A computed fold for a 387-nucleotide RNA from an Alphaproteobacteria bacterium, annotated as Bacterial RNase P class A. Taxonomically the source falls in Alphaproteobacteria (Bacteria, Pseudomonadati, Pseudomonadota). Its mean pLDDT, the model's own confidence on a scale to 100, is 75. It was read from a public genome assembly, where an Rfam model found it.
């Protein structure tokens, strides 16, 4: 100066005019009813008012509410390297191990293949202790030609020599295929092969070093029935179900309805995934069919596993102490509209035009996933140049 990498903030700002919700205080009034009360409609006065994602609902919890508790076996779901963290988790730190990158970093659906099964088309000779299409050899026998030598001229012997590749040997070379069974080199063989060595891998033991996951070093053994589990499945750990339209209250009104059919009778039926034992608690039940009220209204409902800051402790997530704030609570659903000045970011004829991201809480928080104009900053990486 370029180029990348991994994070923190911010996400428009001030003034005026009108207009909207709600928290508290005082005031006023209307209905209902038994006075005090509930609820609604005004006025004032002082405060407060939508995000990092408030989105998807993909996880995990508080919070509700429903008699369940302990053991064992099973299903069904969910997770899967090792230590930590947390109220919990599929989140988060940290580390191992494996890919990618020069790097800084970044992603992993990361336990088991000797407990069984299953799959791998097509291609190819062949796809699980699975093989020979080409292609190499062919000393051994084979068969074919020749040379010597002998003869009863037809063969026969012997030893070479060439030739064929028939019988055999091979899996190094080469072809197919996503994968062809350890790699590389040397030496050996007819040609080859871990046959043999030597490095590297594998297996198995030992010892160090770690909390571990691993790692490293040494001996050892020529060692291979190989991939795949985001195919069944096997192991280790976990896991009640419904959910704020949960639930609890008050007001009002009605019928604490009716019939018919099953089943069961306390030694019976019901209880948070099934069974079985042990313990606890309760009392009928299952289904068709007609018929009635209620649709109002108040809490839940916003002090939270809350936010900021400082200091300790840790590599860190994170925890612990002090200190400081009080930061919507709507219920067909609230901050809109207009006006001036700046900000930001492009462009420009230097007058100025133009635009200014995704995108609105509904019981509440911890995470992850997505959408996101742009601003401001920290720290490492790699290049080039000067000093």
């Nucleotide at each position: 100066u370029c180029a990348g990498a991994a994070g923190a903030u911010u996400g428009g700002a001030c003034g005026g005019c009108c207009g909207c919700u709600u928290g508290c205080g005082c005031u006023c009034u209307a209905u209902a009813u038994u006075u005090a009360u509930a609820u609604g409609g005004g006025g004032u006065g002082u405060g407060a008012g939508a995000g990092g994602a408030a989105a998807g609902u993909c996880c995990g919890g508080g919070c509700u509410u429903c008699a369940u508790g302990g053991a064992a076996a099973g299903a069904c779901g969910g997770u899967g390297c090792c230590g930590g963290g947390c109220a919990a988790c599929c989140c988060c730190c940290g580390g191992g191990c494996g890919g990618c990158g020069c790097g800084a970093g970044u992603c992993g659906a990361u336990g088991g293949a000797c407990a069984g099964u299953g799959c791998a088309a097509c291609a190819g000779a062949a796809a699980g202790u699975a093989u020979a299409c080409c292609g190499c050899c062919g000393a051994u026998g084979g068969c074919u030609g020749u040379u010597u030598c002998u003869c009863u001229c037809g063969a026969g012997a012997a030893a070479g020599c060439a030739g064929c590749a028939c019988a055999g040997g091979u899996a190094a070379g080469g072809a197919u295929g996503a994968a062809a069974g350890g790699g590389u080199g040397c030496g050996g063989u007819a040609a080859g092969a871990g046959c043999g060595c030597a490095c590297c891998g594998c297996g198995u033991c030992u010892u160090u070093g770690g909390u571990a996951a691993c790692a490293a070093a040494g001996a050892u053994g020529g060692c291979a029935c190989g991939g795949u589990a985001a195919a069944c499945c096997c192991c280790g750990c976990c896991g009640g179900a419904a959910g704020c339209a949960a639930g609890a209250c008050c007001a009002a009104a009605u019928a604490g309805g009716a019939a018919c059919c099953g089943c069961a009778u306390a030694u019976g039926g019901g209880c948070a995934u099934u069974u079985u034992c042990c313990g606890g608690c309760u009392c009928g039940u299952g289904g068709u069919u007609c018929g009635g009220g209620u649709u109002g209204g108040u809490c839940g409902c916003u002090a939270g596993a809350g936010c900021a800051g400082c200091u300790c402790a840790g590599u860190a997530a994170u925890g612990a102490g002090c200190c400081g704030c009080g930061c919507a609570g709507a219920u067909g659903a609230a901050u809109g509209g207009u006006c001036g000045u700046c900000g930001c970011u492009u462009c420009u004829u230097c007058g100025g035009a133009a635009g200014u991201a995704c995108a609105a809480a509904a019981c509440c928080c911890g995470g992850c996933u997505u959408a996101u104009a742009g601003a401001u900053u920290u720290u490492c990486u790699g290049a080039u140049a000067u000093u």